[in-house]
RNA sequence: GAUUUAUAAAGAAGAGCGGAGAGAAUAGGCUCUGUGAAGCUCUAGCAACCUACGUCUAAAAAGCAAGGUGCUAAUACCUAACCCUGAUUCGGUUAUCCGCAUAGGGAAUUAUAAACU
Numbered sequence: 001g002a003u004u005u006a007u008a009a010a011g012a013a014g015a016g017c018g019g020a021g022a023g024a025a026u027a028g029g030c031u032c033u034g035u036g037a038a039g040c041u042c043u044a045g046c047a048a049c050c051u052a053c054g055u056c057u058a059a060a061a062a063g064c065a066a067g068g069u070g071c072u073a074a075u076a077c078c079u080a081a082c083c084c085u086g087a088u089u090c091g092g093u094u095a096u097c098c099g100c101a102u103a104g105g106g107a108a109u110u111a112u113a114a115a116c117u
Base pairs, nucleotide, nucleotide: 001117003115004114005113006112007111008110013043014042015041016040017039021032022031023030026080027079028078029077044072045071046070049068050067051066053063076109082106083105084104085103086102088101090099091098092097
């Protein structure tokens, strides 16, 4: 890196180094940022995917937080390509219908975990 499964509206920040960007990617918006971005390190915390422990127990679920990860602005910051549903405006059409805008859901994408390769 590929594949599969699960989760993503909750939760949790300080310091040192650093020195201009950051919020995955494309476009648009919005936001954070010299009152110090990214990145690295340390400490603290959140969570409970895996391991360990563990009342009852056949097992599992609950619990715990020592170990392996992860995470600690804003819903995965919001919207947009594909599909479904609802309501309406405008334009085109004799009409069915088509296009633009709009609400909700899904898919896709992304991230993380675990397994496997």

A computed fold for a 117-nucleotide RNA from an uncultured Bacteroidales bacterium, annotated as SAM riboswitch aptamer (S box leader).
It was read from a public genome assembly, where an Rfam model found it.
It matches the Rfam family "SAM riboswitch aptamer (S box leader)". Rfam's curators write: The SAM riboswitch is found upstream of a number of genes which code for proteins involved in methionine or cysteine biosynthesis in Gram-positive bacteria.